A computed fold for a 161-nucleotide RNA from an uncultured Verrucomicrobiota bacterium, annotated as c-di-AMP riboswitch aptamer (ydaO/yuaA leader).
It matches the Rfam family "c-di-AMP riboswitch aptamer (ydaO/yuaA leader)". Rfam describes the family as follows. This family represents a conserved RNA structure found upstream of the ydaO and yuaA genes in Bacillus subtilis and related genes in other bacteria.

RNA sequence: UCGUGCUCACGGCCUAAACCGCGGUCGCAGGACGGCGGUACGGGGGACCCAACAUCCCGGAGGAAUCCAGGACGGGGCGCACGGAAUCUGGCAACAGGUUCCGAGGUCACUUCUAAGACCCAGCCCGCCAGCUAACCUCGUCGGCGUUUAGGAGAGUAGCC
Numbered sequence: 001u002c003g004u005g006c007u008c009a010c011g012g013c014c015u016a017a018a019c020c021g022c023g024g025u026c027g028c029a030g031g032a033c034g035g036c037g038g039u040a041c042g043g044g045g046g047a048c049c050c051a052a053c054a055u056c057c058c059g060g061a062g063g064a065a066u067c068c069a070g071g072a073c074g075g076g077g078c079g080c081a082c083g084g085a086a087u088c089u090g091g092c093a094a095c096a097g098g099u100u101c102c103g104a105g106g107u108c109a110c111u112u113c114u115a116a117g118a119c120c121c122a123g124c125c126c127g128c129c130a131g132c133u134a135a136c137c138u139c140g141u142c143g144g145c146g147u148u149u150a151g152g153a154g155a156g157u158a159g160c161c
Stems, first nucleotide, its partner, number of pairs: 012145003018039005024033003040141006050131001055072003059068003074129001075126004082103009105120004110154007
């Protein structure tokens, strides 16, 4: 001097995931833990009206409509995390899973537009049930991180005068 890791403080970022007040318990104290309430932000359920009101595969019967047996796929919510094509595996098939590519969506630090670039494209929940939805009812406030470049427009802050 450069790089990396850890810790602390300050100030920020993604996300709805924050702020304030009043007590309680423990402790010598600094403090720690937990409760209640308010505000704020976010989600779900829930009328009239409106909307919607199911399928597929295989086998058998039948002139057909249709009927019977077996199998497959329920439906919904939070979230950017979805759609399609090709291909592989299992299966007679309906289908289920994997890989690659394309498109859509999201993040890149005040907002927005343009161009280029980088990254993500998960996970969880309800439990056969819920469209929208006023009144009303109900739930959450976790967790994870460190900022790409150029130009245009706008807003704001700091410093100086």